[in-house]
């Protein structure tokens, strides 16, 4: 001098997930509880919206969140229907596995509604990334009063850090 990994401080990003005060515990790194403010979400009237001829078949529905909706393939999972079978009973039937189809769940893959990223700000184009997970428990349109809950987590710091165009702002 160059490269790599980690720690602390500081700065910044996604997100409602911030802030102030008090108490307790502690292995001194931190952790827990309560309350105030702010922020976010759910339930819940009138009005409004939606629905309201008969029969049959299939299918629960809703919420947080950007995270939905499709195509194709697979499936030893469970449901329904059909087709032939086998066993028991030989009248109705009962049981068993097999095949096919269907929609559900799960897995894979390709797209996609939607969401995020350019370090002072906004919009568009281009580019990149995400497109998860969880909860309620048969119940939910909107919604004043009122009631209930949450306030986590994950990242970056030579990187979209002058990528292109336009605008606003400041000097």
């Nucleotide at each position: 001098c160059g490269g790599g990994a980690g720690g602390c401080a500081c700065c910044g990003c996604c997100g409602a997930g911030u802030u102030c005060g008090g108490c307790c515990c502690c292995u001194c790194g931190g952790g827990g509880c309560c309350g105030g403010a702010g922020c976010c979400g759910g339930g819940g009237a009138c009005c409004c919206a939606c629905g309201u001829g008969u029969c049959c078949c299939c299918c629960g529905g809703g919420g947080u969140g950007a995270a939905u909706c499709g195509g194709c393939c697979g499936u030893u999972g469970g449901g329904c229907a059909g087709c032939a079978c086998g066993g028991c009973a030989u009248c109705c039937g009962c049981c068993g596995g097999g095949c096919u189809g269907u929609g559900c769940g799960c897995g894979g893959u390709c797209g996609u509604a939607g969401g995020g990223c350019c370090a002072g700000c906004u919009u568009c184009c281009c580019g990149c990334c995400c497109g998860a997970a969880c909860c309620c428990g048969u119940c939910a349109g909107c919604u004043c009063a009122c009631c209930c809950g949450g306030u986590a987590g994950g990242c970056g710091g030579u990187c979209g850090a002058c990528g292109g165009a336009a605008g606003a702002c400041a000097a």
A computed fold for a 171-nucleotide RNA from a Candidatus Melainabacteria bacterium, annotated as c-di-AMP riboswitch aptamer (ydaO/yuaA leader).
The coordinates come from a structure-prediction model, not an experiment, and the mean pLDDT is 80.